[in-house]
The RNA shown here (c-di-GMP-I riboswitch aptamer) has 99 nucleotides and comes from a Rhodocyclaceae bacterium.
RNA sequence: CCCUGCUCAAGGCCAUCCUCGUUGAAAAACAAGGAGCGCAAAGCUUCGGUCUAAAGGCUGAGAACCCACGUUCCCGCCCAUGACCGUGAAGCCGCCAGG
Numbered sequence: 001c002c003c004u005g006c007u008c009a010a011g012g013c014c015a016u017c018c019u020c021g022u023u024g025a026a027a028a029a030c031a032a033g034g035a036g037c038g039c040a041a042a043g044c045u046u047c048g049g050u051c052u053a054a055a056g057g058c059u060g061a062g063a064a065c066c067c068a069c070g071u072u073c074c075c076g077c078c079c080a081u082g083a084c085c086g087u088g089a090a091g092c093c094g095c096c097a098g099g
Base pairs, nucleotide, nucleotide: 002099003098004097005096012039013038016035017034018033019032021030022029023028037086043092044091045090046089047088048085049084050083051082056078057077058076060074062073063072064071065070
């Protein structure tokens, strides 16, 4: 340096469940403790997919205010800059062991 991941060791990640909180509009995330399925990339980045819709936009039967122009509220729709992927792909980095 290349290949392999059956095994060993040290670590890592963390499904799911329970207890108790925190953040957020939500999706969801985080922290502490316990149990514990699994993963050789269940590390990172990008694409892709999924979820939510605050702000924004559009529309409508309305409601309120108003002389009028108009304003606000409500329902519906669109929308990621928000979130998730132990998904699928691509790229990059990486422990140990064996060859």
Model confidence (mean pLDDT): 76 of 100. Taxonomically the source falls in Rhodocyclaceae (Bacteria, Pseudomonadati, Pseudomonadota, Rhodocyclales).